Description
Transfer RNA from a Bacteroidales bacterium, 73 nucleotides, folded computationally. The prediction has a mean pLDDT of 82.

């Protein structure tokens, strides 16, 4: 230099054929409990790397780039 894969919530990770983004853990707050844990409701948290196209609509399709892994020469 070239391929190939990954990139979304604090951490791990899901997101179907483009339709208004979620779990799990982890945090906050209430119940229970003398009182901790553990349990059980509730809350919050996010430009979906970046930056631009196409589209009524983009995590998602297109193009350029940024990191992280692996691979050829």
């Nucleotide at each position: 230099g070239c391929c190939u894969u990954u990139u979304u919530a604090g951490c791990u990770c899901a997101g179907u054929u483009g339709g208004u983004a979620g779990a799990g853990c982890g945090g906050c707050u209430c119940a229970u409990u003398c009182g901790u844990a553990a349990u059980g409701a509730g809350c919050a948290g996010g430009u979906c790397g970046c930056g631009g196209g196409u589209u009524c609509g983009a995590g998602u399709c297109c193009c350029g780039u940024g990191a992280a892994a692996g691979g050829c020469u």